[in-house]
Context: one part of a larger RNA
């Protein structure tokens, strides 16, 4: 992992609520127990004990269809009108383990020191080699000691190193040879040494040269039984079918935030009769916008300049000046969620009409939900950041399949009852992959731009079309040839300043076809080269500006990848227009099934519908057993197994071949140990 078996809403209650069915009914009903019996049962009794109902109100006395309050014959509260009760089924609640499995833990009583920690008693063990303390002896030495040398001696948590004890490093081992080992290597090895045997200390206790270590492969509190099915607002799992409806992820409160209570939203029943959409009319309102000489506040420039500051002056008051600030008023401009002289569209309320056809409301039974999420719109917050966050409106996903977007919860199209080798369309497409146009007409792009992610500021004689203003056969523009002068080196300045450092200027005048007191380069200053300007040559368009379309640079990321690919400029790119086609579970057509409503009044017709998670409701199938039933089936072959055919929307059912070898079914009811693919489910097998 697979197969097989087992595996989760049960049972009890003289507890409560609701619903359906049944008995009796102003009543309903017996309980324990007793007797009988055809004995898990039934019948009777149980002086109907008791319980519920039949009258309420009041704290009560009490009164009573009333009563309480009250001074009240007032008002008000609760009643008086409406049948109950017993049993059974079902849906819920309560109390119980209460759908199943699951803790870590807590308590209690015991069992453990044959492992290991420490301790007690009594035993055992430590090859060999080295070093050579004290002491002693001899010699020397001292006044005597001291001291020195040699020998002897054999100390030590001494040295090297087996056994023994340990476990340093590394490799292997890691479903191992082994639930801690093996190889090499390494530490101790007369000691705080190692070890045998017997004994002691026990769970909040022991023991601990102390690591929270060890206390039987278990230790921040051992193990076993019990309380015990502890508790688990948590996780997981929870078993047949079809039909109808179908949510929520919000509000308030919560030692509350992943849990609840109530409300909201779903469903079922009963009662009721509203609801929704569009249009018309009538309303309330202060948003968008706008405005502010209409307020409050903020605000740029200008005019005015109260007042203040500074200066002058005076004994002082006055007075004068001011390049500072600035009230008020005026002109121009512009701002505001908490400004408004104004002021929509929507939305909201009401009335009426039309449409729709139970969609509205109340009460009662049952829920689930109370983590939401994306897009667009209006806002707050944030950076007019975020697949950000918080509100409001709408849509989707959630709980929605199908087509498109290459692929894709939330985007675009569109809401799947079933069947059809029928038709039409939507979004989106029509060269090939790939269904349908290498469609038609007109432009544009040369960048493979583009061909469905987006792409900025800024830059550029890319290119197309447009507008405006100039020049041009009296010859423009570009090129080429030639000129480009004189007063004068203008004046000033300066060492110099001569067109060309700088300053000044009515930058003037002359000769001219034309030529600036000079456009740029250049010189120390000149010189020199150019330009403007002019003529000639040439011979037809040239130049400037603005706005627009498409393109271009800007454009850099890590394996090779941003048309889905092939590929496409003879467009299959972009823009404008046109015709046709393809394209979905949409719509239509044909047949069929089911639900609801309305007719028809007994079997048909019409209309509307049939996506669906949590969840509510309805109808069924199968399994086991029981009562009745078919005077059922069966060795002439039951159940079971394995094939085949048929029926049913389905769960399933029927018939039959083979196998099997002794039991099994129909129908009507009843009762459940009543349906498995999942629980890291349990057991067995492979």
């Nucleotide at each position: 992992g697979c197969c097989u078996a087992c595996g989760a809403g049960u049972u009890g209650c003289g507890u409560c609520c609701g619903u359906c069915c049944g008995g009796c009914a102003a009543g309903g009903u017996u309980a324990a127990g007793c007797a009988c019996u055809u004995c898990a049962g039934g019948u009777g009794c149980g002086u109907g004990a008791g319980c519920c109902g039949g009258a309420g109100c009041g704290a009560g006395a009490g009164c009573g269809a009333g009563u309480c309050u009250g001074a009240a014959c007032a008002g008000g509260g609760c009643g008086u009108u409406c049948a109950g009760u017993c049993g059974g089924g079902c849906g819920g609640a309560g109390c119980a383990g209460a759908c199943g499995c699951g803790a870590a833990a807590c308590c209690u009583a015991g069992u453990g020191a044959u492992c290991u920690a420490c301790c007690c008693a009594u035993g055992g063990c430590c090859a060999g080699g080295g070093u050579g303390a004290a002491g002693u002896c001899c010699g020397c030495g001292u006044a005597a000691c001291a001291g020195c040398g040699g020998a002897u001696g054999g100390a030590g948590g001494c040295c090297c190193g087996a056994a023994c004890c340990g476990g340093u490093u590394u490799a292997c081992g890691u479903u191992g040879a082994a639930a801690a080992g093996u190889g090499c290597u390494c530490g101790g090895a007369u000691g705080a040494g190692c070890u045998g045997u017997g004994g002691g200390u026990a769970g909040g206790g022991g023991u601990g040269a102390a690591a929270g270590g060890c206390u039987a492969a278990u230790c921040a509190a051992a193990c076993u039984g019990g309380g015990a099915g502890a508790u688990a607002g948590c996780u997981c799992g929870u078993a047949c079918u079809c039909c109808c409806c179908g949510a929520a992820a919000u509000g308030u409160c919560u030692u509350u935030a992943g849990g609840g209570a109530c409300a909201g939203c779903c469903u079922c029943g009963u009662c009721u009769u509203a609801g929704c959409u569009u249009c018309a009319c009538g309303g309330a309102g202060g948003u968008a916008g706008a405005g502010c000489u209409a307020c409050u506040g903020a605000u740029a420039g200008g005019a005015u300049g109260c007042g203040a500051g500074g200066g002058c002056u005076u004994c002082a008051u006055c007075g004068c000046c001011u390049a500072u600030c600035a009230a008020u008023u005026c002109c121009u401009g512009a701002c505001a969620a908490a400004c408004u002289c104004c002021g929509a569209a929507u939305g909201c309320c009401g009335u009426g009409a039309a449409g729709u056809g139970u969609u509205g409301g109340a009460c009662g039974g049952g829920a689930g939900u109370g983590a939401g999420u994306c897009g667009c719109c209006g806002g707050g917050u944030g950076c007019u950041a975020a697949u950000g966050u918080c509100c409001g409106g709408c849509g989707g996903c959630g709980a929605g399949a199908g087509g498109g977007a290459a692929a894709g919860a939330g985007c675009c199209c569109a809401g799947a009852c079933c069947u059809c080798c029928g038709g039409c369309c939507a979004a989106g497409g029509c060269c090939c992959c790939c269904a349908a146009g290498a469609g038609c007409g007109g432009u544009u792009u040369a960048a493979g731009u583009u061909g469905a992610a987006u792409g900025a500021a800024c830059g550029a004689g890319g290119u197309g079309a447009c507008a405006u203003c100039g020049c041009a056969g009296a010859g423009a523009c570009a090129g080429c040839u030639a000129g480009g002068a004189u007063g004068u080196u203008a004046g000033c300045u300066u060492g110099g300043a001569a067109g060309c450092a700088g300053c000044u200027a009515u930058u003037c005048a002359u000769u001219u076809a034309a030529a600036g007191a000079g456009u740029g380069c250049g010189u120390a200053a000149c010189a020199g080269c150019u330009c403007a300007c002019u003529a000639g040559u040439c011979g037809a368009g040239c130049g400037a500006u603005g706005a627009c379309g498409c393109g271009u640079g800007g454009a850099u990321g890590a394996u090779g990848a941003a048309c889905g690919g092939g590929c496409a400029u003879c467009a299959a790119g972009a823009c404008c227009g046109c015709c046709g086609c393809c394209g979905a579970a949409g719509c239509c057509g044909a047949g069929g099934a089911c639900u609801c409503u309305g007719a028809u009044a007994u079997u048909u017709c019409a209309g509307a519908g049939u996506g669906g998670u949590a969840g509510g409701g309805g109808a069924g199938c199968a399994u086991u057993c029981c009562g009745g039933u078919c005077g059922g089936c069966g060795c002439c072959g039951a159940a079971g197994g394995u094939g085949u055919g048929g029926c049913g929307u389905g769960a399933g059912c029927c018939a039959u071949g083979c196998u099997g070898g002794a039991g099994c079914g129909u129908c009507c009811g009843g009762a459940a140990a009543a349906g498995a693919a999942a629980a890291u489910g349990u057991a067995g097998g492979c």

Record summary
Predicted 3D model of a 686-nucleotide part of an RNA (large-subunit ribosomal RNA, domain II) from a Bacteroidales bacterium. Model confidence (mean pLDDT): 84 of 100. Its Rfam family is "Bacterial large subunit ribosomal RNA". Rfam links the family to the GO terms structural constituent of ribosome and ribosome.